The prediction has a mean pLDDT of 81. This is a predicted structure of a 72-nucleotide RNA (nadA riboswitch) from a soil metagenome.
RNA sequence: GGCUUCAACAACCCCGCCGGUUGGGCGCGGUUUUCGGAAGAUCGAAAACGGCGUAGUGAAUCGGCUGGAGCC
Numbered sequence: 001g002g003c004u005u006c007a008a009c010a011a012c013c014c015c016g017c018c019g020g021u022u023g024g025g026c027g028c029g030g031u032u033u034u035c036g037g038a039a040g041a042u043c044g045a046a047a048a049c050g051g052c053g054u055a056g057u058g059a060a061u062c063g064g065c066u067g068g069a070g071c072c
Stems, first nucleotide, its partner, number of pairs: 001072007013058001014056001016065007023057001025054004030049008
């Protein structure tokens, strides 16, 4: 130097650190459709799609790093 594997440290256990991807949770807008009320502007509800934000996301996965063990 390369590869494999592990997490002691932790306010039960699990959880080393940082950053991505996919999918979930929560919150707030948007679009479309349907339904209801209304003369209308418009109001309310539901569904679908999509956006932004948020977090110990106890889901999967990728890259880098910290600290051990092993192999070459």
The RNAcentral record of the sequence draws on MGnify.
It matches the Rfam family "nadA riboswitch". By type it is a small RNA.